Predicted 3D model of a 75-nucleotide RNA (transfer RNA) from Candidatus Uhrbacteria bacterium CG10_big_fil_rev_8_21_14_0_10_48_11. The RNAcentral record of the sequence draws on ENA. Rfam family: tRNA. The family's RNA type in Rfam is transfer RNA. The prediction has a mean pLDDT of 80. NCBI's taxonomy places the organism under Bacteria, Bacteria candidate phyla, Candidatus Uhriibacteriota.
RNA sequence: GCCCCGGUAGCUCAGUGGUAGAGCAGUGGCCUUUUAAGCCAAUGGUCGCAAGUUCGAUCCUUGCCCGGGGCACCA
Numbered sequence: 001g002c003c004c005c006g007g008u009a010g011c012u013c014a015g016u017g018g019u020a021g022a023g024c025a026g027u028g029g030c031c032u033u034u035u036a037a038g039c040c041a042a043u044g045g046u047c048g049c050a051a052g053u054u055c056g057a058u059c060c061u062u063g064c065c066c067g068g069g070g071c072a073c074c075a
Base pairs, nucleotide, nucleotide: 001071002070003069004068005067006066007065010024011023012022013021018055027041028040029039030038048064049063050062051061052060
């Protein structure tokens, strides 16, 4: 330098055009003598950044940034 995969809640991940979810963690409650476990509830998001397409973009296109892998070069 070229190619491929990935970036979504604090963490691990789903979601392939119609206003984003799960599990775990954390918070409040129930239960319990108390803790743990169990149960219930709510909270938590510029969907890496910018532009484009579209009535509408996490999703499609382009550029850039970050992480991982492969290939090439290394006189």